[in-house]
RNA sequence: UUUUCGAAGAGGUAAACCCCGGGUAACCGGGGGGCACAAAGCUGCGGGUCCCGCCUGAAACAGCGGGACAGCCGGGUUGGCGAA
Numbered sequence: 001u002u003u004u005c006g007a008a009g010a011g012g013u014a015a016a017c018c019c020c021g022g023g024u025a026a027c028c029g030g031g032g033g034g035c036a037c038a039a040a041g042c043u044g045c046g047g048g049u050c051c052c053g054c055c056u057g058a059a060a061c062a063g064c065g066g067g068a069c070a071g072c073c074g075g076g077u078u079g080g081c082g083a084a
Base pairs, nucleotide, nucleotide: 003084004083005082006081012037013036017032018031019030020029021028022027035071041077042076043075045074046073047072048069049068050067051066052065053064054063
């Protein structure tokens, strides 16, 4: 340095839920909270899920456009401690 693994220590993140604010919504920001997490850091690049609009229509699917999720999976990129 790379790969694999996770018994311990230090530190970190923060699900559900509650409060305040933003958004038509998915959902997001702040505070409380703590289910979990070694990438639960970052990145919408591929897939997926979800929301809104358009189109068609009896309705829905499909299609088109815009958006959300990185704690759904994969890719890219950076990275802590210990062991082999």

The prediction has a mean pLDDT of 84. Predicted 3D model of an 84-nucleotide RNA (c-di-GMP-I riboswitch aptamer) from Geobacter sulfurreducens PCA. The source organism's lineage runs through Bacteria, Thermodesulfobacteriota, Desulfuromonadia, Geobacteraceae and Geobacter sulfurreducens. The RNAcentral record of the sequence draws on Rfam and Ribocentre.